[in-house]
Molecule: c-di-GMP-I-GGC riboswitch aptamer
Organism: Paenibacillus paeoniae
RNA sequence: CUCGACAAUGGCAAACCUGCCGAAAGGCAGGGACGCAAAGCUACAGGGCCUUCUGAAUGAUGGCAGCCAGCUACCGAAG
Numbered sequence: 001c002u003c004g005a006c007a008a009u010g011g012c013a014a015a016c017c018u019g020c021c022g023a024a025a026g027g028c029a030g031g032g033a034c035g036c037a038a039a040g041c042u043a044c045a046g047g048g049c050c051u052u053c054u055g056a057a058u059g060a061u062g063g064c065a066g067c068c069a070g071c072u073a074c075c076g077a078a079g
Stems, first nucleotide, its partner, number of pairs: 002079001003076002011036002016031006034066001040071003046068002048064003052060002
């Protein structure tokens, strides 16, 4: 460097429920754990998906990082 143990120390938290925000997608907080070795960060300036506007769009609008991607990072068995 690659890689990722039924290793250690820890971390995050899907669905669902409650409250609040939003026209919506969705977001925030609490509860809750399906999972996650980057489920940390990045959303005009990579791809993709979703929302709304429009007759429609390749246009405009806002959103999703738990789809891929990019950047950074704890630990250290085996290979």